Background
Predicted 3D model of a 134-nucleotide RNA (SAM riboswitch aptamer (S box leader)) from Robiginitalea sp. SC105. The sequence was found by an Rfam model in a public genome assembly. The prediction has a mean pLDDT of 80. NCBI's taxonomy places the organism under Bacteria, Bacteroidota, Flavobacteriia, Flavobacteriaceae, Robiginitalea.
[in-house]
RNA sequence: CCGUUAUCAAGAAAGGUGGAGGGACUAGACCCAUUGAAGCCUUGGCAACCCUUCGCCCUGCCGAAGAAGGUGCUACAUUCUAACCCGGACCCGUCCGGAGCCGACAGGCUGCAGCGGGACGGGGCAGAUAACAA
Numbered sequence: 001c002c003g004u005u006a007u008c009a010a011g012a013a014a015g016g017u018g019g020a021g022g023g024a025c026u027a028g029a030c031c032c033a034u035u036g037a038a039g040c041c042u043u044g045g046c047a048a049c050c051c052u053u054c055g056c057c058c059u060g061c062c063g064a065a066g067a068a069g070g071u072g073c074u075a076c077a078u079u080c081u082a083a084c085c086c087g088g089a090c091c092c093g094u095c096c097g098g099a100g101c102c103g104a105c106a107g108g109c110u111g112c113a114g115c116g117g118g119a120c121g122g123g124g125c126a127g128a129u130a131a132c133a134a
Base pairs, nucleotide, nucleotide: 003132004131005130006129007128008127013043014042015041016040017039021032022031023030026082027081028080044074045073046072047071049070050069051066052065053064054063055062056060079126084123085122086121087120090118091117092116093115094114097112099110100109101108102107
């Protein structure tokens, strides 16, 4: 670097240095930033992937407790939002097809189907982290 599996709506500070960017890529009409960005250092904290102990319907992708060690994280932001696919009894628009209603006519109104868009939900792609394997 590639691969497999799992998780990603929660949680968690301050100081020093630094000096203009940052939020993975791409795009945002979004957000943070000289009331100091990224990076680096120190000390805390959060988590519970590895780990330790215990339990069970016992080797499981299980449950509970712990936090010495390995890790990761520490934006009031969902992985900030979106990118592809699918969905329906939701919303909006359209309506040449169809139904009903009003009208003397002209015409108008309400919806169903179809189509388009939006929100929502599900899946996927990509990314991050851990463990394993290599």